[in-house]
RNA sequence: UGUCUUGUAGCUCAGUUGGUUAGAGCACUUCCCUGAUAAGGAAGGGGUCGGCAGUUCAAAUCUGCCCAAGACAA
Numbered sequence: 001u002g003u004c005u006u007g008u009a010g011c012u013c014a015g016u017u018g019g020u021u022a023g024a025g026c027a028c029u030u031c032c033c034u035g036a037u038a039a040g041g042a043a044g045g046g047g048u049c050g051g052c053a054g055u056u057c058a059a060a061u062c063u064g065c066c067c068a069a070g071a072c073a074a
Stems, first nucleotide, its partner, number of pairs: 001073007010026004019057001028044005050066005
C1' cells in the first nucleotide's frame, strides 16, 4: 500500500434475498419465594444497529467514503 472479514444493550451473540415492534442469553433494578442466602418465579430499565453521506415510499440490511479490530498478500 492492496484485498477480505467483523463492528447491533454493560458482556456474548441472533436478526440479510430492504417492509409493518430491534431481539435472545447472561448481567442490572424491583417484587414474590426463604429464618437468611443460593437456586427458582414475575415485572422492568437499558440501543438512534461504529460515523457521515447516498439510493428508496421505506435501510441494522443495498452503495460510497471514513474510523476501529483481525486475517492474508506485497

About this RNA
Transfer RNA from Draconibacterium sp., 74 nucleotides, folded computationally. The organism belongs to Draconibacterium, within Bacteria. RNAcentral holds the sequence, with entries from ENA. The prediction has a mean pLDDT of 81. It matches the Rfam family "tRNA". By type it is a transfer RNA. Rfam's curators write: Transfer RNA (tRNA) molecules are approximately 80 nucleotides in length. Rfam links the family to the GO term triplet codon-amino acid adaptor activity.